[in-house]
RNA sequence: GGCCGGGUCUUGCGCGACGGAAGCUCCUGAACCGUGUCAGGUCCUGACGGAAGCAGCACUAAGGGAGAUGUUCCGGGUGCCGCAAGGGUGCCUGACUCGA
Numbered sequence: 001g002g003c004c005g006g007g008u009c010u011u012g013c014g015c016g017a018c019g020g021a022a023g024c025u026c027c028u029g030a031a032c033c034g035u036g037u038c039a040g041g042u043c044c045u046g047a048c049g050g051a052a053g054c055a056g057c058a059c060u061a062a063g064g065g066a067g068a069u070g071u072u073c074c075g076g077g078u079g080c081c082g083c084a085a086g087g088g089u090g091c092c093u094g095a096c097u098c099g100a
Base pairs, nucleotide, nucleotide: 001097002096004094005093006092007091008090009086010085011084012083013082014081015079016078018075019074020073021072022071024067025066026065027064028063034059035058036057037056042051043050044049
């Protein structure tokens, strides 16, 4: 120098980390416009009784916070990852070969 192959490059698929969201557990969480129970008081009744129902309490919704797990979804200038296709100007590298 020649030739073949691989890497670097592009795209797609897959896997795993990373980030975000959801899901799970606990806590918190509604003056009235959630539920239940409704002291007091109010109303109805001749009476017996009944009705609605504030506060309080309990349970929670939306929301907020903490925690564990590693299940779901989304994301990419994620990964000396895997596979396939494309690309062959350049760079790196391996085998063979030719010449100095």